[in-house]
Molecule: FMN riboswitch aptamer (RFN element)
Organism: Paenibacillus xylanivorans
RNA sequence: UAGGAUCUUCGGGGUAGGGUGCAAUUCCCAACCGGCGGUGAUGUUCUUCGGAACCAGCCCGCGACUCGCUGUUUGACCCGAUGUGGGGAUUCAGCGACUGACUUGGUGUGACUCCAAGGCCGACGGUACAGUCCGGAUGAGAGAAGAUCAAC
Numbered sequence: 001u002a003g004g005a006u007c008u009u010c011g012g013g014g015u016a017g018g019g020u021g022c023a024a025u026u027c028c029c030a031a032c033c034g035g036c037g038g039u040g041a042u043g044u045u046c047u048u049c050g051g052a053a054c055c056a057g058c059c060c061g062c063g064a065c066u067c068g069c070u071g072u073u074u075g076a077c078c079c080g081a082u083g084u085g086g087g088g089a090u091u092c093a094g095c096g097a098c099u100g101a102c103u104u105g106g107u108g109u110g111a112c113u114c115c116a117a118g119g120c121c122g123a124c125g126g127u128a129c130a131g132u133c134c135g136g137a138u139g140a141g142a143g144a145a146g147a148u149c150a151a152c
Stems, first nucleotide, its partner, number of pairs: 004149007017029003031132002033122002035062004043054004057120002066097006077087003102118005124135003
C1' cells in the first nucleotide's frame, strides 16, 4: 500500500417573469435542476517535465420508488387449547422483475465524453394534470472520507 473485521461522520438540485381560470409553482408561454462508481482519447488546469488533478443527466453499471420469490430475520395479533402447534400485519436479509432520455457539425489516428448547435428525459401518493410544491422521508441509499484492531 491493497485486502479483512468493527465503528464514526458525510451522502440531491430546481418554476424567475407572464397568460387563462373560482381554483394551477400541476395547464399554456417561458424559467430552472442534474445522485454515486467507471470510461476520460492529443480536452482543461498545474508541474520539480517524472507526472498529477479535473471533466458525461441522455455511453457502461449502481442507487432510490413499486412488485415478486426464498429464509434457521423480526413477531403486533388471530386460531387453537398446551404439541418444540397452525396462521400472520409488520420487519430484516438475499435473489429476481421493473427501472427515463442524443443527434448533427467541427477537431483528430481515435470522441455518443472535448468544442459548437439543436434536441430529449426525469418513480409513487396528494392536489386543476407536478422532474421543481406537499407527503412516505428526522427514512433508505449507490458510495465518499476517516478511526481502531488483527494478520501479512